[in-house]
RNA sequence: AGGCCCAUAGCUCAACCCGGAUAGAGCAGUCGGCUUCGGACCGGAAGAUGGGGGUUCAAAUCCUCCUGGGCCUG
Numbered sequence: 001a002g003g004c005c006c007a008u009a010g011c012u013c014a015a016c017c018c019g020g021a022u023a024g025a026g027c028a029g030u031c032g033g034c035u036u037c038g039g040a041c042c043g044g045a046a047g048a049u050g051g052g053g054g055u056u057c058a059a060a061u062c063c064u065c066c067u068g069g070g071c072c073u074g
Base pairs, nucleotide, nucleotide: 001073002072003071004070005069006068007067010027011026012025013024020057030044031043032042033041050066051065052064053063054062
C1' cells in the first nucleotide's frame, strides 16, 4: 500500500444473507416475594445497534466515508 472479516445492553450472543416498523435471550446489577438471615428459587422493572452522511414510505440490516480491532498478500 492492497484485499477480506468484525463492531448490538456492564459481559456473552441472536436478528443482518432476503429492509417491515414493540431489537430478543442468558449472565451480572437492581426492586419485590420466599427465608431467622443469606444463598438457591420465583416474579417485576431498567438497560444496546461504534460515529457522520446517503437511499427508501420504512435501515441494526442496503450504499458511502471515518474510527477501532483481527487476518492475509506485498
The RNA shown here (transfer RNA) has 74 nucleotides and comes from a Candidatus Pacearchaeota archaeon. Its mean pLDDT, the model's own confidence on a scale to 100, is 80. Its Rfam family is "tRNA". NCBI's taxonomy places the organism under Archaea, Nanobdellati, Candidatus Pacearchaeota.